Bacterial RNase P class A from an Oscillospiraceae bacterium, 340 nucleotides, folded computationally. The gene name in the source record is rnpB. Rfam family: Bacterial RNase P class A. By type it is a ribozyme. The sequence is in RNAcentral, with records from ENA. The coordinates come from a structure-prediction model, not an experiment, and the mean pLDDT is 75. The model forms 94% of the base pairs in the Rfam consensus.
[in-house]
RNA sequence: UGAGGGGAGCGGACGGUCGCGGGCACGCGGAAACGUGCGCGAGGAAAGUCCGGGCUGCACAGGGUAAGGAUAGCGGGUAACGCCCGCCGGAGGCGACUCCAGGACAAGUGCAACAGAAAUAGACUGCCGAGCGGUAACGUUCGGCGAUGGUGGAAAGGUGAGGUAAAAGCUCACCCGCGGAACGGUCAAACGUCUCCGUGCUGUAAACUCUAUCCGCAGCAACGCGGGAAGCUAUGGGUUGCCCGCCCGCUUCCUACAUCGGCUCGAGCACGGCGGCAACGCCGCGCCUAGAUAGAUGACCGUCGACUACAGAACCCGGCUUACAGCUCCCACUCAAACU
Numbered sequence: 001u002g003a004g005g006g007g008a009g010c011g012g013a014c015g016g017u018c019g020c021g022g023g024c025a026c027g028c029g030g031a032a033a034c035g036u037g038c039g040c041g042a043g044g045a046a047a048g049u050c051c052g053g054g055c056u057g058c059a060c061a062g063g064g065u066a067a068g069g070a071u072a073g074c075g076g077g078u079a080a081c082g083c084c085c086g087c088c089g090g091a092g093g094c095g096a097c098u099c100c101a102g103g104a105c106a107a108g109u110g111c112a113a114c115a116g117a118a119a120u121a122g123a124c125u126g127c128c129g130a131g132c133g134g135u136a137a138c139g140u141u142c143g144g145c146g147a148u149g150g151u152g153g154a155a156a157g158g159u160g161a162g163g164u165a166a167a168a169g170c171u172c173a174c175c176c177g178c179g180g181a182a183c184g185g186u187c188a189a190a191c192g193u194c195u196c197c198g199u200g201c202u203g204u205a206a207a208c209u210c211u212a213u214c215c216g217c218a219g220c221a222a223c224g225c226g227g228g229a230a231g232c233u234a235u236g237g238g239u240u241g242c243c244c245g246c247c248c249g250c251u252u253c254c255u256a257c258a259u260c261g262g263c264u265c266g267a268g269c270a271c272g273g274c275g276g277c278a279a280c281g282c283c284g285c286g287c288c289u290a291g292a293u294a295g296a297u298g299a300c301c302g303u304c305g306a307c308u309a310c311a312g313a314a315c316c317c318g319g320c321u322u323a324c325a326g327c328u329c330c331c332a333c334u335c336a337a338a339c340u
Base pairs, nucleotide, nucleotide: 001336002335003334004333005331006330007329008328009327010326012304013303014302015301016300017299018298020041021040023038024037025036026035027034043310047321048320050319051318052317053316054315055219056218057217058216068215069214070213071212072211073087074086075085076084077083088102089100090099091098092097103210104209108208109207110204111203112202124149126145127144128143129142130141131140132139133138157175158174159173160172161171162170176200177199178198179197180196181195182193183192184191223261224260226255227254228253229252230251231250232249236248237247238246239245268287269286271284272283273282274281275280
């Protein structure tokens, strides 16, 4: 200098005028309303609603089973998670680094296009035996074989010896692969030894299935309170001892009938210190930062910049995923070339 890798951040800035939604203070008022002043007022994803929780109602003695759903190496973090961090294993890359739906096809079932005889089973090319025909070559029928050739991603593990009519883990030796045990090793998973036992099994579980673990249902238009309607036939209190009636109360139903609550101070944010490889935790100090309900967060002007992305809260929080014009910063990160 060029080409890359990883991480973090911003998402027009400043000033003025006018407006809108909340809050607080003051003024005027019996109150409401109104006026003035101060302060606050969309996002990194507010989105998709895919996970996990808080909160609320219903269900539920406790335990188990089935159905349905989810997850899947090991350890840690967290309120919790299917999230995050670290490690292991595998795959890709020269590398920094990135990616993985990473349990079990050796319980059973299913499937495997095309090619090929045959996809777990057969006999196309073949080898061998017997019978028949033929002088013979050879032909034909029956049977044995998985060695040979060819096909395929995949065809019953490899070499050698024995064995056989021909063959074959059929048998043996060594090797290779797989499963289990033992020992070493790690917090654990991993990894190693090849000591022992078994075994030679094609692949596929984002196919059924099996194993292990976890999971009640619904959601703020929840729900509470209020309002309305009906009932009190069994049961309550008050009003006069009793009855009716009324009031309270109770039960059921309806209800975005209502500018009521839930509603925003919370696993909160910023800074500093300490512990930890990290995710994260602990301590100290400071701060309050939208809360509408037909729904506010806007318009115009000036200067700079620039032609302006994706996009608008609606109960809240932690994640994941997706969309995004343009720009900035960090790395004792990598590779290549040249120079010193």